[in-house]
RNA sequence: GGGACGGGCCGGGCCGCCGCCGCCUGCAGGAAUGCCGGCGGAGGAAAGUCCGGGCUCGACAGGACGCGACGCCGGUUAACGGCCGGGACCGCCGCCGGUGACAGCGGCGGGACAGCCAGCGCAACAGAAAACGAACCGCCUUGGUCGAAAGACCGGGGUAAGGGUGAAAAGGUGGGGUAAGAGCCCACCGCACAGGCAGCAAUGCUUGUGGCACGGCAAGCCUCGUCGCGGGCAAGGCCGAACAGCAGGAGCGCGGUUCGCGCAUGAUUUGCAUUUGCGGAAGCGGAUGCCCUGAACCCCUGCGGGUAGGCCGCGUGAACGAAAGAGCAAUCUUUCGUCAAGAUAGAUGGCGGCCAUCAUACAGCAGGUGCAAGCUUGCUGUAUGAUACAGAACCCGGCUUAUAGGCUCGUCCCUUCU
Numbered sequence: 001g002g003g004a005c006g007g008g009c010c011g012g013g014c015c016g017c018c019g020c021c022g023c024c025u026g027c028a029g030g031a032a033u034g035c036c037g038g039c040g041g042a043g044g045a046a047a048g049u050c051c052g053g054g055c056u057c058g059a060c061a062g063g064a065c066g067c068g069a070c071g072c073c074g075g076u077u078a079a080c081g082g083c084c085g086g087g088a089c090c091g092c093c094g095c096c097g098g099u100g101a102c103a104g105c106g107g108c109g110g111g112a113c114a115g116c117c118a119g120c121g122c123a124a125c126a127g128a129a130a131a132c133g134a135a136c137c138g139c140c141u142u143g144g145u146c147g148a149a150a151g152a153c154c155g156g157g158g159u160a161a162g163g164g165u166g167a168a169a170a171g172g173u174g175g176g177g178u179a180a181g182a183g184c185c186c187a188c189c190g191c192a193c194a195g196g197c198a199g200c201a202a203u204g205c206u207u208g209u210g211g212c213a214c215g216g217c218a219a220g221c222c223u224c225g226u227c228g229c230g231g232g233c234a235a236g237g238c239c240g241a242a243c244a245g246c247a248g249g250a251g252c253g254c255g256g257u258u259c260g261c262g263c264a265u266g267a268u269u270u271g272c273a274u275u276u277g278c279g280g281a282a283g284c285g286g287a288u289g290c291c292c293u294g295a296a297c298c299c300c301u302g303c304g305g306g307u308a309g310g311c312c313g314c315g316u317g318a319a320c321g322a323a324a325g326a327g328c329a330a331u332c333u334u335u336c337g338u339c340a341a342g343a344u345a346g347a348u349g350g351c352g353g354c355c356a357u358c359a360u361a362c363a364g365c366a367g368g369u370g371c372a373a374g375c376u377u378g379c380u381g382u383a384u385g386a387u388a389c390a391g392a393a394c395c396c397g398g399c400u401u402a403u404a405g406g407c408u409c410g411u412c413c414c415u416u417c418u
Stems, first nucleotide, its partner, number of pairs: 001414010012355007020041005026035003043389001047400002050398005055232004067228005072086005087113001089110007097102001114223002119221002121217002136163002138159009171189006190212001191210008236312004245303005251263005266297001268296002271290008319338008356387014
């Protein structure tokens, strides 16, 4: 100097003009609102809505069953399936010990890492056999037949050392042993059981005993343990038009008292009986009488519900920043400081200029290589283009995913120089 991996941080800047949302001051206005001015106005993921919590409404004696999620150990936290630290296991690389099985050390990486001596179930294809337990080939032995012999064929028995199948084959390696073999025997590796020591624990180290059972799969049912009520800001609360509903409400003055006049009013329509006109009828009118003066609409007042709409919830919070301290760390404590968007069909934008960065092209300069042409590295200038992913909607902690470019730290590797 370069590269890989991992962690952290930033993720365009300034100016002008025009606009948008919120708050504040002032002015105008009865109010709604308008105008002048000032201040503030997206993110590291605002995203996916995967996990956990706050908040809120509903439900709720207690327990069990069921269902779901999680699952080595310890810590952290409001909580978590997150994070931190540790352990065991597996894979790769390097070094090293051993005849070997295998073991040790260092580095990097990985993850549903509780339990298959509770029970059930599963294992395609291949293979003789996929687990209460395996003879297909082979090896050894033996009987018979054939053969001169070697051997062949047919049967009995032994054998898990070798071959073969498979993802997986009934502990492994080395030696002894045997007809051939075999934990049959021995040593070691592994395993099981019992103990000791260390550690909060997971677990590690170690001693003894046992020839070795208990093959694999629980992201199969299942068992054990822990946790878990349901819905979600369109939660929820307050105010509340219009329309509809329910209840209540209709004169005044003068003369004067079965009435009349005037003003005002909505002063609009009306019940029953008799009679009559028109009409085919339904029905529409007229007159007279009576009191039980009837009902409807409009209007006024009030009530309940609560629609449109408005307000709250709604940003002082597990908040952010700095310093100090505790801790390996995650994280926590203390002190000081700060207040930093709040839309509701949804504001945070558009245009122009300059700068910055990147890409491409051209030109110049310098270096490397080369005879040269050329190739290549860096710098400068000009032109053109681009400026990632993306857009708050109750809030917070995580996870996951997307992201041009830049800065920085750590580990490892390569190259050059000293």

Bacterial RNase P class A from a Clostridia bacterium, 418 nucleotides, folded computationally. Its Rfam family is "Bacterial RNase P class A". Rfam classes the family as a ribozyme. The RNAcentral record of the sequence draws on ENA. The source organism's lineage runs through Bacteria, Bacillati, Bacillota and Clostridia. It is recorded under the gene name rnpB.